[in-house]
RNA sequence: ACCGGUUGAUCCUGCCGGACCUGACUGCUAUGGGGGUUGGAUUAAGCUAUGCGAGUGGAGCGAACACAGCUAUGAAUGUUCGCCGCAUACGGCUCAGUAACACGUAGUCAACUUACCCUUAGGAUGGGAACACCCCCGGGAAACUGGGGCCAAUUCCCAAUAAGGAUCCCAUGCUGGAACGCCGGGAUCUACAAACUGGUCACCCUCAUGCGGGUGUCACAGCCUAAGGAUAGGACCGCGACCUAUCAGCUAGUAGGUAGUGUAAAGGACUACCUAGGCGAUAACGGGUACCGGCGAUGUAAGUCGGAGCCGGGAGAAGGACACUUAGACAAGGGUCCUGGCACUACGGUGCGCAGCAAGCGCGAAACCUCUUCAAUACGCGAAAGCGUGAAAGGGUAACCCCCAGUGUUCCCCUACAAAGGGAACUUUUCUCCAGCGUACGCAACUGGAGGAAUAAGGCGAGGGCAAGGCUGGUGCCAGCCGCCGCGGUAAAACCAGCUCGUCAAGUGGUCAGGAUGAUUAUUGAGGCUAAAGCGUCCGUAGAUGUUUUGGCAAACCCCUGGUUAAAUCCGCCUUCUUAAGAGGUGGGCUGCUUGGGGGACUACCAGAAUUGGAGACGGAAGAGGCCGAGGGUACUACACGGGCAGGGGUGGAAUCCUAUAAUCCGUGUGGGACCACCAGUGGCGAAGGCGCUCGGCUGGGACGUGCUCGACAUUCAGGGACGAAACCUGAGGGAGAGAACCGGAUUAGAUACCCGGGUAUUCUCAGGCGUAAACGAUGCCGGUUGGGUGUUGGCCCGACCACGAGUCGCGCCAGUGCCGUAGCGAAGGCGUUAAACCGGCCCCUUGGGAAGUACGGCCGCAAGGCUGAAACUUAAAGGAAUUGGCGGGGGAGUACCACAAGGCGUGAAGCCUGCGGUUUAAUUGGACGCAACGCCGCGAAACUCACCAGGGGCGACAGCAGAAUGAAGGCCAAGCUAAUGACUUUGCCUGACGGGCUGAGGGCUGGUGCAUGGCCGUCGACAGCUCGUGCCAUGAGGUGUCUGCUUAAGUGCAGCAACGAGCGAGACCCCUGCCUUCAGUUGCCACCAAUCGGAGUGAUCCGGUUGAGCACACUGAAGGGACCGCUAGUGAUAAACUAGAGGAGGGUAGGGGCAACGGCAGGUCAGUAUGCCGCGAAUCUCCUGGGCUACACGCGGGCUGCAAUGGUCGGGACAGAGGGCUCCUACUCCGAAAGGAGACGGUAAUCCCUAAACCCGAUCUCAGUUGGGAUUGGGGACUGUAACUCGUCCCCAUGAACGUGGAAUGCCUAGUAACUGCGUCUCAACAUGGCGCGGUGAAUACGUCCCUGCUCCUUGCACACACCGCCCGUCGCUCCACGAGAGUUGGUUUUGGGCGAGACGCGGUCCUUAGGGUCGUGUCGAACCCAUGGUCGGUAAUCGGGGAGAAGUCGUAACAAGGUA
Repeated sequence: ACCGGUUGAUCCUGCCGGACCUGACUGCUAUGGGGGUUGGAUUAAGCUAUGCGAGUGGAGCGAACACAGCUAUGAAUGUUCGCCGCAUACGGCUCAGUAACACGUAGUCAACUUACCCUUAGGAUGGGAACACCCCCGGGAAACUGGGGCCAAUUCCCAAUAAGGAUCCCAUGCUGGAACGCCGGGAUCUACAAACUGGUCACCCUCAUGCGGGUGUCACAGCCUAAGGAUAGGACCGCGACCUAUCAGCUAGUAGGUAGUGUAAAGGACUACCUAGGCGAUAACGGGUACCGGCGAUGUAAGUCGGAGCCGGGAGAAGGACACUUAGACAAGGGUCCUGGCACUACGGUGCGCAGCAAGCGCGAAACCUCUUCAAUACGCGAAAGCGUGAAAGGGUAACCCCCAGUGUUCCCCUACAAAGGGAACUUUUCUCCAGCGUACGCAACUGGAGGAAUAAGGCGAGGGCAAGGCUGGUGCCAGCCGCCGCGGUAAAACCAGCUCGUCAAGUGGUCAGGAUGAUUAUUGAGGCUAAAGCGUCCGUAGAUGUUUUGGCAAACCCCUGGUUAAAUCCGCCUUCUUAAGAGGUGGGCUGCUUGGGGGACUACCAGAAUUGGAGACGGAAGAGGCCGAGGGUACUACACGGGCAGGGGUGGAAUCCUAUAAUCCGUGUGGGACCACCAGUGGCGAAGGCGCUCGGCUGGGACGUGCUCGACAUUCAGGGACGAAACCUGAGGGAGAGAACCGGAUUAGAUACCCGGGUAUUCUCAGGCGUAAACGAUGCCGGUUGGGUGUUGGCCCGACCACGAGUCGCGCCAGUGCCGUAGCGAAGGCGUUAAACCGGCCCCUUGGGAAGUACGGCCGCAAGGCUGAAACUUAAAGGAAUUGGCGGGGGAGUACCACAAGGCGUGAAGCCUGCGGUUUAAUUGGACGCAACGCCGCGAAACUCACCAGGGGCGACAGCAGAAUGAAGGCCAAGCUAAUGACUUUGCCUGACGGGCUGAGGGCUGGUGCAUGGCCGUCGACAGCUCGUGCCAUGAGGUGUCUGCUUAAGUGCAGCAACGAGCGAGACCCCUGCCUUCAGUUGCCACCAAUCGGAGUGAUCCGGUUGAGCACACUGAAGGGACCGCUAGUGAUAAACUAGAGGAGGGUAGGGGCAACGGCAGGUCAGUAUGCCGCGAAUCUCCUGGGCUACACGCGGGCUGCAAUGGUCGGGACAGAGGGCUCCUACUCCGAAAGGAGACGGUAAUCCCUAAACCCGAUCUCAGUUGGGAUUGGGGACUGUAACUCGUCCCCAUGAACGUGGAAUGCCUAGUAACUGCGUCUCAACAUGGCGCGGUGAAUACGUCCCUGCUCCUUGCACACACCGCCCGUCGCUCCACGAGAGUUGGUUUUGGGCGAGACGCGGUCCUUAGGGUCGUGUCGAACCCAUGGUCGGUAAUCGGGGAGAAGUCGUAACAAGGUA
């Protein structure tokens, strides 16, 4: 002094938990010593076997018994029983009861007592008697007890004595607040004694001694009286002292008086009579709980909690009651009685009481020995010696607490200067042994000696909080951990272990309880707009608080002071145990109460004065303030009449409904009820609720102005009272419109709703009731202080203008009502002279969420319900404000042919091809599943591929070990075996060095996990975003920049701006195409030139080819140029830019491609490769044969061919680009009808080869299922390949299916694009309707937009953050838990009345008596029990009720976005 936990993150509020101290119990562990006020308190104030815990005195008295032997002397001594005296009321234990004068503190007794003790004074005279013990006789089992007899005293009785006391009388003083007290005098009455007991000493008598008797004596002990003291008590009283108001009224001896009784003593303490009082919101009465205090725990303190131990007080003694004795008791080891329990018994009776010390049982989580001694301290008795004492002192036991100490030190070896291990030396607190000292006996302590490192370390923890492991193994949401958060679902720093480490240490953890943490109860010291919290509003009582000034007083306050505040405890100092804890001494303090004195500022009080708060008066203004009455207006509706037509009405669209008996509509009239447009305004009024046509009446309040009056009369208010929207209730009216319930019509999966048509209560009035609202400014009332700006309403002053008006404009003052803002405040949002700022006064309210504003009780209400208002249980959060995202059936802006619009062509229908699903199968291997799976992996499954199925075979590549030197092993022809194979067997041949086995370990795996991964890819994204540095703003998350306006394809740019810059993306860049230039010129080209050949023409000449020559053109491929809004005009802001134009091959990114951000989708891929972990391991490895991936009722995707005339068929004719080519492309020739075949030039390529179709011309077909269309099937061939059956492609002949332009829906496309048309290539032995490319022909439309689908930005709402595929509510069903109600039932406690009545006490009698008493009568009190009765608190109960919790249940979708009806 804080820390963890609500969130994606943040700041708050708020609680939960942690860390600290203390007490009790407990797990594991443990060497010793000292000290302590530690130990059956907590639960059972439950029950107890056994022993002990109160005796003593012979110097009060009587009796019995004992007292060895020897010598001498001397004289008794002891034990027991009884009488008597004192003690037994202390000491010890416990805490049940008690909320009380029980306790604490300060007082009072003028209302009292006090044995033993002390002081003073006085006294002690004369007589008598009994009862125990003992003896005798009885009863009884026992306990015990009856009768007779004898005797002593410090036992008992009678009498005398009167200092004193009581009563009465007289009289003056003292103390005191007050005489009733005290002092003086007198009269009457009256008590007790142990005349003397014991002892000491001295003497005398008697006697053998002893016993006995007597006299005197004393600093002896004791006795009596009085007074005083001391001690100990009794009684009274102020103040203090727990929870509850869901206890608000209580009380008849109650309150008081008079007279008595009673007591030591006052008193309704008790009795009789009289009065009718007494207590209570400052909490009576009731209920619950509890011994109280000094003190203890904790805390800085205030405080909170506790009251076991030690001390003081109280109370109790199995539960209850009662008296006796006594100085003292209503008595723990005394008595009587009842109740319950136990014991003995001969059944007639009798006895007992551990909450004393030990001990036992029981109860429990929980607590010691049936020890020793009276040596010390102390008490009782005694003259004393002494005796007794479970008080006490000691010991034993227990980690109960506190304190102290140890478990070694220094080196060496090993090692890493670690740990562990080994060795040496040293030391001896501790340990063992011996001796002394010590003590009641002992144990210890202490002193000395000897031996010897010996005899001594654990508990908890290591994810965070919180010090200490990113170690290993096991487990696999299991087992378990966890105060809280949270860990564990196959790579656990969190479980269980090992190792290592941290911490405290003879201890260390756990559980429960208390305190602190908690300023989460706030006096010190919190809050209430939105987090919990301002009563709906006002009036007002008690209470609290209260203006200026003068004087007084001194209650409060302040200062000084006396007393007290027991001791212990606490603090300072000193001393003593070796130190410490502990103990002793001394001082202080104990914050309290009280006495006396002083002070006079402040508060109160008394007296007086003042005017500013307040109230009143007067004045002219404002107003939907309230109540009542009258009048009016539009609309609506009903009815009547007239006109008038067939519909009207209603909705998103409809229908129900009205209408032919005439509606709707138009006009006129009559009636009815409710309401009051415009004016109208963050305007006004009112305490709030609330108040709106006009006029009148009655009435409340406020503001302003005034040199007026009173003179603090004020503020706030518990309880109380009044008002109080809407709805609802009662009674009586009224009822047009609207309209819960209800009925229809729709909508819908349903629709008990939203929409529509009807419609009752209600809405309106009067009289009552109810008393609640998001009754909100979610902000109590009053007063004061503290910058401004700008509106507006009412009043007033002044100025200006003036149309002279109750006019207009403006400065200012007061009062109200809005907005913006300074300081300040606040968690922030925000508030900000109308405070949520700064102060003062008073009231109300809050203390995590839920259960719950519920239950029970009480009060109110006709009811509905309201007010007051919990707990059990459950839970780690619930909540506020703001932030960033995401989302919205929110808004705005921008944008896109995977959006629309305008268009073009399709798909969806048909047949076929192909992929997927499904089904089937021995297997139909597997992956991919919205866009972003489905002609995808697969760029080409007949075997192989291959992963699948059936059957069969093999143990292998590599490494090691040992072995072997042997024609091993391998290959091949033929035969056999077999479905097949030189796999195996036989025979033969070829090659020529390693092979088999074993071991352990590996190899291998298209086996699993793409949710363990790398890499790569798809997609958002044909997007324009994503960030950083510094600064600034904010408590912070975060914001700003990145926003706003314009602009762009673009976060592209310009301007503004607390931002200024920068990066990754966009762009630039790179490649291809389009124009030009330069260079180059073979394999390309051929304009000019020459030669030559061929053809045509009468010819000139033309055409074609070849060669030479050439490089002009084309082409090829290198290098450059070119385009930048550069120029012009306009628009725009003089910007960026846009529009138009010129020029240009090309114009605004020229077209196309490559490249492509931060990141998301646990997207895809372990089957391309790589790779962790797991699995298989004689099989999930590997080889072989065959089959399968090609199946086929179906569904879907992608294509091809078509449905025809813009066409088909036949014939003829023309023009490409880009590629490919050596087991390859193949010219050309020949054969075949064709596929194709046989030969074969050239080509490793600008050289050779492969090469167009649509198109054009002509002919034919003539709208048909056709000369369209070609599926399907039959037959015959060709090619590749070991092999075309399952299962290839092609050719020919024949066959000639569906199909006549395609429903809902849906795809692509904006120019050389769509569409049409062919060509090449990839894969490839063969197989293309596929993929990738290439050229040819070549359109239509685009105003444009954000309506649909998406994306981006800004803004808004959010209870979402796994982010709307989100979150989340209620019924029902199941299980568990606690609670409420409940016919009742069963207990505790308590009240009242009655009955019975043990016993106790009092009184009385012409009774009896051994004189103690008994007996009878009577009165009072009275426990227990019984009956009746009321209150209160529990237990339990069929059933009912809601609540909480639980993993996946059911039904809907109420809330969160405009949540789809706010």
The RNA shown here (small-subunit ribosomal RNA) has 1462 nucleotides and comes from a metagenome. It matches the Rfam family "Bacterial small subunit ribosomal RNA".